Predicted 3D model of a 101-nucleotide RNA (TPP riboswitch aptamer (THI element)) from Pararhodobacter sp. SW119.
Its mean pLDDT, the model's own confidence on a scale to 100, is 77.
It was read from a public genome assembly, where an Rfam model found it.
NCBI's taxonomy places the organism under Bacteria, Pseudomonadota, Alphaproteobacteria, Paracoccaceae, Pararhodobacter.

[in-house]
Order: sequence, then C1' cells, then structure tokens
RNA sequence: CAAUAACCGUUGGGGUGCCCCGUCCGGGGCUGAGAGGCCAAAGCCAACCCAUCGAACCUGAUCCGGAUCAUACCGGCGUAGGGAACGGUAACGACGCGCGG
Repeated sequence: CAAUAACCGUUGGGGUGCCCCGUCCGGGGCUGAGAGGCCAAAGCCAACCCAUCGAACCUGAUCCGGAUCAUACCGGCGUAGGGAACGGUAACGACGCGCGG
C1' cells in the first nucleotide's frame, strides 16, 4: 500500500509420467508445484503438493472427445466412489508487496 483469510507447529497423506539420442549409464526435450537421490531388493532420504471448508492423490480407466512424435498433454467423466488432523495464532489486520532506516 492493495486485496481479503489465511499463517505457524507437530503429525500424517501423495505422485514421480511421456518422447528422443540403439541399449545400461549418461544426456536432451514435453507437461507439471513436483518427473530427484541412495539401494541387489525391500525400503529409506530430499524437494514439492495436500490434509475433511479435503480435485493433493487413488478408483472408474485398457473410459470418451480433442491435440501431439508421444503421454492423465488439454477437456469431459466430476454435485461420481474413495482419500491423510490435531494444536496454536489471526479483522486490535496475519500472509503478501513496495519504500525508508
């Protein structure tokens, strides 16, 4: 200063796809908040997003329409069915942005 409802802590939930360089490795490209690292594997860690006022994410789905080299890439499905919470602070103005010291 503008707008209006979030912010913090702890805990928990979640995904990691598609294309190219013949392949592992490594590298490049697309979308996205996020496509990461370790590991023989199981699993662990990191970043990011989300937590019931819940489209984070899963199922339906080997779904439907469109676009693309290709993909959940875009839209539909979706007022569908599931999905992880407690505490504190906040209209006495948090958070954010700008300026000055």